Glycine riboswitch aptamer from Evansella vedderi, 98 nucleotides, folded computationally. It matches the Rfam family "Glycine riboswitch aptamer". Rfam links the family to the GO term glycine biosynthetic process. The organism belongs to Evansella, within Bacteria.
[in-house]
């Protein structure tokens, strides 16, 4: 002295679906929320699983582990607004490789 997975921490991008309907609450009024209801949506978390691995059984079973942007929609979400997987950029830990 180069500074790689990795982690933190800021800032930016960041899709999909009805401003639905009915009561209440507030408010000059509308925006807005809660509850219920009917229709939707995955990328916040959550829950499922293939191979392959390994046990056990002894004949093609049977139990773990086992991924995801796959599947499911419990939670969420469905103008804006907040969120939002993933991803740039920049700092800062660290010190793989040369």
């Nucleotide at each position: 002295a180069u500074g790689a997975u990795a982690a933190c921490a800021a800032g930016g991008g960041g899709a999909g679906a009805g401003a639905g309907c009915g009561u209440u609450c507030g408010u000059u009024a509308u925006g807005g929320a809660a509850c219920g209801u009917c229709g939707c949506c995955g990328a916040a978390g959550g829950a499922g699983c293939a191979a392959a691995c390994g046990g056990a059984a002894u004949a093609u079973u049977u139990c773990g582990u086992g991924a995801a942007u796959c599947u499911c929609u419990c939670a969420g979400g469905c103008a804006a607004a907040a969120a939002g997987a993933c991803u740039c950029u920049u700092g800062u830990u660290g010190g793989a490789c040369g």